This is a predicted structure of a 1393-nucleotide RNA (small-subunit ribosomal RNA) from an uncultured organism.
The RNAcentral record of the sequence draws on Greengenes.
The coordinates come from a structure-prediction model, not an experiment, and the mean pLDDT is 83.
Its Rfam family is "Bacterial small subunit ribosomal RNA". Rfam links the family to the GO terms structural constituent of ribosome and ribosome.
RNA sequence: CAAGUCGAACGCGAAAGUUCCUUCGGGAGACGAGUAGAGUGGCGCACGGGUGAGUAACGCGUAAGUAAUCUGCCCCUGUGUUCGGAAUAACCCACCGAAAGGUGUGCUAAUACCGGAUACGCUGGAAACAGGAAAGAUGGCCUCUUCAUGAAAGCUAUCGCACAGGGAGGAGCUUGCGUACCAUUAGCUGGUUGGUAGGGUAAAGGCCUACCAAGGCGACGAUGGUUAGCGGGUCUGAGAGGAUGAUCCGCCACACUGGAACUGAAACACGGACCAGACUCCUACGGGAGGCAGCAGUGAGGAAUAUUGCGCAAUGGGGGAAACCCUGACGCAGCGACGCCGCGUGGAUGAUGAAGGCCUUCGGGUCGUAAAAUCCUGUCAGAUGGGAAGAAAUGCCUGCAGGUUGACAGCCUGUGAGUUUGACGGUACCAUCAAAGGAAGCACCGGCUAACUCCGUGCCAGCAGCCGCGGUAAUACGGAGGGUGCAAGCGUUGUUCGGAAUUACUGGGCGUAAAGCGCGCGUAGGCGGUUUGUUAAGUCAGAUGUGAAAGCCCAUGGCUCAACCAUGGACGUGCAUUUGAUACUGGCAGGCUUGAGUACUGGAGGGGGUAGUGGAAUUCCCGGUGUAGAGGUGAAAUUCGUAGAUAUCGGGAGGAAUACCGGUGGCGAAGGCGACUACCUGGCCAGAUACUGACGCUGAUGUGCGAAAGCAUGGGGAGCAAACAGGAUUAGAUACCCCGGAUGUCCAUGCCGUAAACGAUGUGAACUAGGUAUAGGGAUGGUUAAUCGUCUCAUGGCCGCAGCUUACGCAUUAAGUUCACCGCCUGGGGAGUACGGUCGCAAGAUUAAUACUCAAAGGAAUUGACGGGGGCCCGCACAAUCGGUGGAGUAUGUGGUUUAAUUCGACGCAACGCGCAGAACCUUACCUGGUCUUGACAUCCCGGGAAUUCUCUGGAAACAGGGAAGUGCCUCUUUUGAGGAGCCUGGUGACAGGUGCUGCAUGUCUGUCGUCAGCUCGUGUCGUGAGAUGUUGGGUUAAGUCCCGCAACGAGCGCAACCCCUAUCUUUAGUUGCCAUCAUUAAGUUGGGCACUCUAGAGAGACUGCCGGUGUCAAACCGGAGGAAGGUGGGGAUGACGUCAAGUCCUCAUGGCCUUUAUGACCAGGGCUACACACGUACUACAAUGGCCGGUACAAAGGGCAGCCACAGGGCGACCUGGAGCGAAUCCCGAAAAGCCGGUCUCAGUCCGGAUUGGAGUCUGCAACUCGACUCCAUGAAGUUGGAAUCGCUAGUAAUCGUGGAUCAGCAUGCCACGGUGAAUACGUUCCCGGGCCUUGUACACACCGCCCGUCACACCACGGGAGUUGGUUGUACCAGAAGCAGUUGAGCUAAC
Repeated sequence: CAAGUCGAACGCGAAAGUUCCUUCGGGAGACGAGUAGAGUGGCGCACGGGUGAGUAACGCGUAAGUAAUCUGCCCCUGUGUUCGGAAUAACCCACCGAAAGGUGUGCUAAUACCGGAUACGCUGGAAACAGGAAAGAUGGCCUCUUCAUGAAAGCUAUCGCACAGGGAGGAGCUUGCGUACCAUUAGCUGGUUGGUAGGGUAAAGGCCUACCAAGGCGACGAUGGUUAGCGGGUCUGAGAGGAUGAUCCGCCACACUGGAACUGAAACACGGACCAGACUCCUACGGGAGGCAGCAGUGAGGAAUAUUGCGCAAUGGGGGAAACCCUGACGCAGCGACGCCGCGUGGAUGAUGAAGGCCUUCGGGUCGUAAAAUCCUGUCAGAUGGGAAGAAAUGCCUGCAGGUUGACAGCCUGUGAGUUUGACGGUACCAUCAAAGGAAGCACCGGCUAACUCCGUGCCAGCAGCCGCGGUAAUACGGAGGGUGCAAGCGUUGUUCGGAAUUACUGGGCGUAAAGCGCGCGUAGGCGGUUUGUUAAGUCAGAUGUGAAAGCCCAUGGCUCAACCAUGGACGUGCAUUUGAUACUGGCAGGCUUGAGUACUGGAGGGGGUAGUGGAAUUCCCGGUGUAGAGGUGAAAUUCGUAGAUAUCGGGAGGAAUACCGGUGGCGAAGGCGACUACCUGGCCAGAUACUGACGCUGAUGUGCGAAAGCAUGGGGAGCAAACAGGAUUAGAUACCCCGGAUGUCCAUGCCGUAAACGAUGUGAACUAGGUAUAGGGAUGGUUAAUCGUCUCAUGGCCGCAGCUUACGCAUUAAGUUCACCGCCUGGGGAGUACGGUCGCAAGAUUAAUACUCAAAGGAAUUGACGGGGGCCCGCACAAUCGGUGGAGUAUGUGGUUUAAUUCGACGCAACGCGCAGAACCUUACCUGGUCUUGACAUCCCGGGAAUUCUCUGGAAACAGGGAAGUGCCUCUUUUGAGGAGCCUGGUGACAGGUGCUGCAUGUCUGUCGUCAGCUCGUGUCGUGAGAUGUUGGGUUAAGUCCCGCAACGAGCGCAACCCCUAUCUUUAGUUGCCAUCAUUAAGUUGGGCACUCUAGAGAGACUGCCGGUGUCAAACCGGAGGAAGGUGGGGAUGACGUCAAGUCCUCAUGGCCUUUAUGACCAGGGCUACACACGUACUACAAUGGCCGGUACAAAGGGCAGCCACAGGGCGACCUGGAGCGAAUCCCGAAAAGCCGGUCUCAGUCCGGAUUGGAGUCUGCAACUCGACUCCAUGAAGUUGGAAUCGCUAGUAAUCGUGGAUCAGCAUGCCACGGUGAAUACGUUCCCGGGCCUUGUACACACCGCCCGUCACACCACGGGAGUUGGUUGUACCAGAAGCAGUUGAGCUAAC
């Protein structure tokens, strides 16, 4: 600031300024001006504008009613507008108060107020009759009357006023239908429901009062509680729906909070009044003032929401006769990418594919025609100039026409000309100018989901909508380059709908996933056989009214397009009225018999109740016989028993249960029911007739029954047996086992009301292949009885088709196809719990949530793995045998410890005599010290020098510094000289180097399950699918070996065979091998020979081939013959798909990381060899099957020139000194040993055993101190066969004996190989370990070293308890009681009456 206006309703009435006078204090007149102003009066203020607190309501929506009503201003019609009166504001004076304001005296006007008259079609009344109005104002005129230039009365026009009737628009009231959630709100109600009479209202009505009656509402949800303004519409959706109620429109409610009224046509009134309250302000403390949920604006709150703007020019509203005034309604502008729409940020050409960035396999790729460059265009922004539409009116002036009138005054109406009015705004728009110039961001790039690389980080930092990323190579974090998507926006967050058929009306389910009440009876309700007639409620069709406008949809048009706007149409599934139709449903009336029921004749039955009667058994009591145990268990013990048990015989007592029959057999609604007899009683089945005539089905609430356990009272109590006690078991054992044992179990009566009350499957009805057996009836046939067959009704099973089901499965007893009705479900946990209600004596039952939390929980099936599940089978797996380890000493490896270092790796089997087939230096990777820095090693470049050899000094050496000798090879050139290859040396930088890390980034190689018999594929078939089949089954095998069968048919990798050695034979060939025959020698020494042995080439041989038996006419097995060998003859090589993130970056190779005067390289010394200890693997022993001494036989396979070394000599010996042969079927190592023959020792720490130590030596080697091997002399430790435990081996094997080789200067008890001697045992597969196949269970899938439960500790979250404290709401009782309205009474005042 948003509500004022009217002087044409009324009375009053300034001032400044100007003029004059003045005693200079002031006064007067005119204009200002009848203006400003306040007051009386009228109209408005109930509209417009705001908000959504309240309201679950006739509040809203829709359709009706009002004969139960009102209506100012507006329109139409009719009539009237007459005669009077008395006041009162303002004003003047006086007074009170701080103020707000107020009091008193006096004056005055009206369209303010009052009375009389008159009045109708008004009101009341049956009528007579009675009652009831009014106001004037402004303009004009003189036709009529009076005065008379002109006036008054009057007339007239307009605007008012009064009465009556009608209209339009508006309002009040009533009614049908619709309108949220909670039943853990089930009963509510006293003016309550109705009536009569009265009051009240504009109006019906308990709206109010009196009296009378006792009603009214409610499971179709009353009452109570919570939440909420309602609708047109809006968002979403295919729709049906769901959510919502900003902007615009309609209605309602509210105006600081509560209450009540006045005025008025209308209010119980947003910018009126009164009272109470809270709050704010003023105060002289006595009192006063106020209400933005109007427009702006401020504060506060908040994640967040605008200018204290311009204008009444337009539209609309109020007042006015009008001009005009008012109007934060409204029209405009401002702020905000908040939304929608349109436009721009340039276009064309342009490859050295520029520079630069990023990546790279280093070749290149990409940003990218992108840029630059060249040529164009001019939207937006900028500058200059022009420049609208929105304006029609009204008023004024002037014509014309019509009306009124006595009138060519005036006024009214219509129609022309002129004139007046723009906030937006110099805005839209147009033209010109210059210039590519000023104008691109945001999100994302693991999948869903379009778009990928590098670097950084290293389960950190972080991301995340879901799944999930990140622990050193992250397309997932952060950055960069590149890309993708949108674009002046893009992402995020929140909310709603969708997807979600995930509340299923359209459009779901309930055997096992959540879900059928434990079972009957039955009320309301729902549904209901057949036929006729009628009706027309449902239903269907037509018509009429309504369903506001805006919006949505369609068409057309207007802004350059669009958004936006305008016009027209359609839609509006609804409601009401009305006219028809009558098949179906319903109502009414009448029939029918098939649903249902009744009567009759039979039948079966553990159906129920009551009373009675048996026999067997247990226990106890009495008596007899009888004697030491009994009982019990896996084994025991507690226990009973010499006071006579157990056992056995006889007698007795008592309680409970009813063996056999007994059966996927019977009965019952379910729970349930089992000896026999009697009585009472319910239901069911069959048959044949008759009768009733839909009487039926289901069933919320209700009501009854309802196992076991439990409770109450009283009985009873044999056996059994929670609790309890004892004995065992066990780590423990509040359990399983054993000995006892009170409640209970039994009976009567009453409660409880639940179970895996299960077919985990509600009841009833109909339909839809069969097969088979079953208990009860009936009919019929064979032949009458026993008995058998066929058909049929009803019962209770199994199998199985179609169909259904996620699958499993169900399948005429449905989980199939349909109908009727009921119950129930909506992720897991919290929880069938808490609170509340109901029931109960209690225990508890029933009804039944929230917070919070998780991303799953669950069903069925599949493949594996696992099982102290099952079946079959195998392996030195067990058993049987032999010999060891574990005890001792030593060797060796490991752990630990120590250390400067004791380099590193390997850790159950499958690390530990392993890498190492050989650490004194070297090796060597470790430590200490001394050194080097393009390097010890490779390639490239430059300079110098031949290379090389010898030597001196310092030093531990590496290395450093000198000296001497020496000058080659190739090419060119006449020489000098120049160049090159190789080598040495100095220098520069690229680079070298790393036994540094990661075997969890890798290759290669290897171990292991396991030489176990398995592992797969193609096609086909089956299954929705994972998958299955094949590969399972019956046999058989060492074997997925083979045979047979089979929805499988084939194939591959494995098995076997093919390869090597060995066992027999043949043949070829005989030197270095061999020697039967001949000769010869000491000797196969030599001649000779190749027969034999042997050597090494080629062949043969063994295949279940033959015979017999068993077996399925098979595969195969058993036995036999022959054979050197017999059923893979023996041994080796050979290792499927895969497992263990097994081992190895220290063999080698290699990604990434790290290091670069060091984590690289060189050298010396040390260490890897340490030593309280523990473990593994070996050797030697403990002795007489032996030790020692002497004699004497018989191998195989290997090795040898920096080698093996004969032979001779020396030494006790290791060995040494000479020295022949041999690069080896020729020579050497080389002696084999155990064995055999003889001797000795005689059971002891020994003549066993040899460790340890002392001394002396030998050999290798630059060098044996740390730290080698061997020899001799001396020394002579432990040890007398080894606890728990544990290892190897099935035949030329174990055991035992020696021999050789690799490595190697030297060093073996280790490793690899060789032969000699040469056993025992296997009943068997129950058990231990490992493995294979089939099957079963599974809540496991990192797969039992799995998964998982509960307490406790700490932290956090949610919900509780808690001394209390506080707010809200509600019920009941009581106290006080403002304003107001109505009544009554009293007092005061008073003009008109």